The part of an RNA shown here (small-subunit ribosomal RNA, central domain) has 348 nucleotides and comes from Ancylobacter mangrovi.
The sequence was found in a public genome assembly.
Its Rfam family is "Bacterial small subunit ribosomal RNA". Its family is annotated with ribosome and structural constituent of ribosome in the Gene Ontology.
Context: one part of a larger RNA
């Protein structure tokens, strides 16, 4: 390759958006490219097969037939694939009426704490740990009570509770804004899925320029602890957390489970609708989400189980012993740090 495979054994791009490309609804009615039937032609010889024969056999050699899986052309079928033309609504979408949200941007605002300075009362400790020191304090500290000043983060409410493609998102108001759900069925008529390449988005950390710095707090210093402590513990402390603006591009970026669509018992929670029914606060029904459990099936087991890891259909990523090694070497991107693509040799 081919074949199997991808939750946990290798193995789902982090996530979207989309190019090419693949595939793609229901009826009619052409076409006849694809298909598929018969004709013709071509498809050297030799070789490959099958029968026969010559060399004492064999290899080798002659004869004959069969193939030569293919091409080209033509006559015809038209189920099914494409192409072309119409017509539809159930797939998408648009409209209409309500709905619920930490969705995202800015700009304003409010309290509680913590710290620090200013003043008042006070007086010998405080602080810290297993216990200690180091540290602060008679230059008045810890504590209490006023005020002020600054900076991050938002207690309760909070909820396997909500929004968002994913990263994430959590006082409060405002502004502009993105999506999603129900419910009408008025309106387009397959406009649709999926995505190599691109494109963007993308915790925390780092990185550049400028601010900012109340707390925490790599590094670093010091005191403990121990055989020893470059550590767990303590006392301080810089980056650095925070802003704006541009990098970077990565993670246990997880449901370690790619996206669409269809089908396959059920029961209990719960968040948004919408609907009937009476006992008006409950039952029941139907939609969209999120969770427990659970039958068939599935899985090597554990497990999954209408929120599939079941049964399928398309499309697109990946995997192919283990170390070597997500490294070398090149090549793109990057201020760097890196990152991304990604081997061998040798080893077991």
């Nucleotide at each position: 390759c081919u074949g199997g495979g991808c939750g946990u054994a290798a193995a789902g791009c982090g996530c979207a958006c989309g190019u090419a490309g693949g595939c793609g609804g229901a009826c009619a009615u052409u076409u006849a490219a694809g298909u598929c039937a018969g004709g013709g032609g071509u498809g050297a010889a030799a070789u490959c097969c099958c029968g026969a024969g010559g060399c004492u056999c064999a290899a080798c050699c002659u004869c004959g037939g069969a193939a030569c899986u293919g091409c080209c052309u033509u006559u015809g079928a038209u189920a099914c694939u494409g192409g072309g033309u119409g017509u539809c609504u159930c797939g998408a979408g648009u409209c209409c009426g309500g709905a619920a949200g930490a969705g995202g941007u800015a700009a304003g605002u409010g309290g509680a704490a913590c710290u620090g300075c200013g003043a008042g009362u006070g007086u010998a400790g405080a602080g810290g740990u297993g216990a200690a020191a180091u540290u602060c304090g008679u230059a008045g500290a810890u504590a209490u009570u006023c005020g002020c000043a600054a900076g991050a983060a938002c207690a309760c409410c909070a909820g396997u509770g909500g929004c968002g493609a994913a990263g994430g998102c959590g006082g409060c108001u405002u502004a502009c804004u993105g999506g999603u759900c129900c419910g009408g069925u008025a309106c387009u008529g397959a406009c649709g899925c999926u995505g190599a390449g691109g494109u963007g988005c993308g915790a925390a950390a780092g990185c550049g320029u400028g601010g900012g710095g109340a707390g925490c707090a790599a590094a670093c210093a010091g005191g403990a602890u121990u055989a020893g402590a470059u550590a767990c513990c303590c006392u301080g402390g810089u980056a650095g957390u925070c802003c704006a603006c541009g990098c970077c591009g990565u993670a246990a970026a997880c449901g370690a489970u790619g996206g669409a669509g269809g089908c396959u018992a059920g029961c209990c929670g719960u968040u948004g609708g919408c609907g009937a029914g009476c006992a008006u606060g409950c039952u029941c029904g139907u939609c969209a989400g999120u969770g427990g459990c659970g039958c068939a099936g599935c899985u090597a087991a554990c497990g999954c189980a209408u929120u599939a890891a079941g049964c399928c259909u398309c499309c697109c990523g990946c995997c192919u012993g283990g170390g070597g090694a997500g490294u070398a070497c090149g090549g793109u991107c990057g201020c760097a740090a890196g990152a991304u693509u990604a081997a061998a040799a040798c080893u077991c």